[in-house]
The part of an RNA shown here (small-subunit ribosomal RNA, 5' domain) has 518 nucleotides and comes from an uncultured bacterium. Its Rfam family is "Bacterial small subunit ribosomal RNA". The RNAcentral record of the full RNA draws on ENA and SILVA.

Context: one part of a larger RNA
RNA sequence: AUGAACGCUGGCGGUGCGCCUAACACAUGCAAGUCGAACGAACCCCGUAAACAUGAAGCUUCGGUUGAUUGUUUGCAUCGGGUGAGUGGCAGACGGGUGAGUAACGCAAGAAUAAUCUGCCCUUAAGUCUGGGAUAACAUUUCGAAAGGGAUGCUAAUACCGGAUACUCUUAUUCCUUCGCAUGAAGGAAUAAGGAAAGCUCCGGCGCUUAAGGAGGAGUUCUUGUCUGAUUAGCUAGUUGGUGGGGUAAUGGCCUACCAAGGCUACGAUCAGUAGCUGGUCUGAGAGGAUGAUCAGCCACACUGGGACUGAGAUACGGCCCAGACUCCUACGGGAGGCAGCAGUGGGGAAUAUUGCGCAAUGGACGAAAGUCUGACGCAGCGACACCGCGUGAACGAAGAAGUCUCUAGGGAUGUAAAGUUCUGUCAAGAGGGACGAUUAUGACGGUACCUCUAAAGGAAGCCCCGGCUAAUUACGUGCCAGCAGCCGCGGUAAUACGUAAGGGGCAAGCGUUAUCC
Numbered sequence: 001a002u003g004a005a006c007g008c009u010g011g012c013g014g015u016g017c018g019c020c021u022a023a024c025a026c027a028u029g030c031a032a033g034u035c036g037a038a039c040g041a042a043c044c045c046c047g048u049a050a051a052c053a054u055g056a057a058g059c060u061u062c063g064g065u066u067g068a069u070u071g072u073u074u075g076c077a078u079c080g081g082g083u084g085a086g087u088g089g090c091a092g093a094c095g096g097g098u099g100a101g102u103a104a105c106g107c108a109a110g111a112a113u114a115a116u117c118u119g120c121c122c123u124u125a126a127g128u129c130u131g132g133g134a135u136a137a138c139a140u141u142u143c144g145a146a147a148g149g150g151a152u153g154c155u156a157a158u159a160c161c162g163g164a165u166a167c168u169c170u171u172a173u174u175c176c177u178u179c180g181c182a183u184g185a186a187g188g189a190a191u192a193a194g195g196a197a198a199g200c201u202c203c204g205g206c207g208c209u210u211a212a213g214g215a216g217g218a219g220u221u222c223u224u225g226u227c228u229g230a231u232u233a234g235c236u237a238g239u240u241g242g243u244g245g246g247g248u249a250a251u252g253g254c255c256u257a258c259c260a261a262g263g264c265u266a267c268g269a270u271c272a273g274u275a276g277c278u279g280g281u282c283u284g285a286g287a288g289g290a291u292g293a294u295c296a297g298c299c300a301c302a303c304u305g306g307g308a309c310u311g312a313g314a315u316a317c318g319g320c321c322c323a324g325a326c327u328c329c330u331a332c333g334g335g336a337g338g339c340a341g342c343a344g345u346g347g348g349g350a351a352u353a354u355u356g357c358g359c360a361a362u363g364g365a366c367g368a369a370a371g372u373c374u375g376a377c378g379c380a381g382c383g384a385c386a387c388c389g390c391g392u393g394a395a396c397g398a399a400g401a402a403g404u405c406u407c408u409a410g411g412g413a414u415g416u417a418a419a420g421u422u423c424u425g426u427c428a429a430g431a432g433g434g435a436c437g438a439u440u441a442u443g444a445c446g447g448u449a450c451c452u453c454u455a456a457a458g459g460a461a462g463c464c465c466c467g468g469c470u471a472a473u474u475a476c477g478u479g480c481c482a483g484c485a486g487c488c489g490c491g492g493u494a495a496u497a498c499g500u501a502a503g504g505g506g507c508a509a510g511c512g513u514u515a516u517c518c
Base pairs, nucleotide, nucleotide: 001516002515004514005513006512007511008510011390012389013388014387015386016385017383018382019348024346025345026344028343029342030341033090034089035088038087039086042083043082044081045080047076048075049074050073051072052071053070057066058065059064097301098300099299106226107225108224109223110222111221112220113219116218117217118216121214122213123212124211125210126209127208128207129163130162131161132160138153139152140151141150142149143148169194170193171192172191173190174189175188176187177186178185179184199206200205227273228272229271234264235263236262239261240260241259242258243257244256245255246254276298277297278296279295280291281290282289283288303324304323305322306321307320326337327336328335329334354380356379357378358377362376363374364373365372366371393423394422395421396420403414404413405412406411427459429454430453431452432451433450437445462507463506464505465504466503467488468487469486473502474501475500476499477498483490484489
């Protein structure tokens, strides 16, 4: 010093921290949705017309008449609002978790990319023309226990596919200028070929396409550094290099065919063990040593192993496919699942929390917006786990009560300690008021923090030690027994070392012990 644990004890508050072990298995709930201002259909509400029923009030010859209102059914759907599916768009590659693997360009510091990509966002320029065929939803039908499908028919789009036009775009060929660290780069000219788009609207806009630049992000490469073992000395055939081809956004044995025989190694290759790396953290005067919880950056992983798809972007945690182990459902034919998200359960363990509240704030996704979603986050709960702060009273009070301990029996100690007197009011308790955080509105926290008042010393002290190291000693009991102990060592009849008591010393809401690091 600690992410600690154990024993005894325990008043309050603030700020942090809280599965270090089984990357063991997981019941249950929640953790990624959103857009009707992209689209068609369906349903509901509102609206409107007709028919039928109802029958207020008025008139009345008391028979009726006029008919407000209300309900039901049908039709219309022009507008408006809403619902949950479906097509479509964007987001599910962020945020959150864990450290199994990894001794590696993984990480760190510094460079390179003249070998690269980049959705949303910002700036600039130009455009947004014209056609087409489907399909889900839906309807009918059918298979299946279910999960889930099949067939036929209909329909829309910012879904899909043609054509046109276009440039500073792409490709090919030819040429010019400038420049560079090699391959080459930038700019310009000509010819040929090729390549775009989507609409919606509340009329304000929001989108879409192409090109150039930016920002932020990402890929790749290089130099240096990065634990232990030589009781591991040789390792390597896509291996090392070349040529052609393929592949990628891009260089490259990245892949492939052929050719050559190389490449690494005592400056430690290969093999084995261990390990995520860093900013940092702990310690130390420093040099250094140890460490890598929380917070931040990077990497890797998501039941185990493999694979691709989609996409600007994929280790795709809450996507897909295959195989495996395990668990569950089943009508036995077949299906479903993945907490190393937040809570929570079992298990393991010396050991680590609530199946809480809220989107009010900050941030994120979608949306024109209203808003919706958000176990990110903000808060609350539990735990002396750590640090910090406060309290458990203050002043006066006897040559000194009682009790207890001790004694040479006179006395001494506890000890101003108590009692008593005079005060104070922190915390806690009760009552009243009551925020900031939020801007016109919106506050989970929270009637919280804080302020005022009331009563009252009242509700609030323990733990370890006293032979030396090491601050602090006596009596009794025990008698090498019982026991103590970090080291030296104590105990065999007067033990300052064991046990108890009194006294003393230390720290204090903690004190000791254990473990580990300096």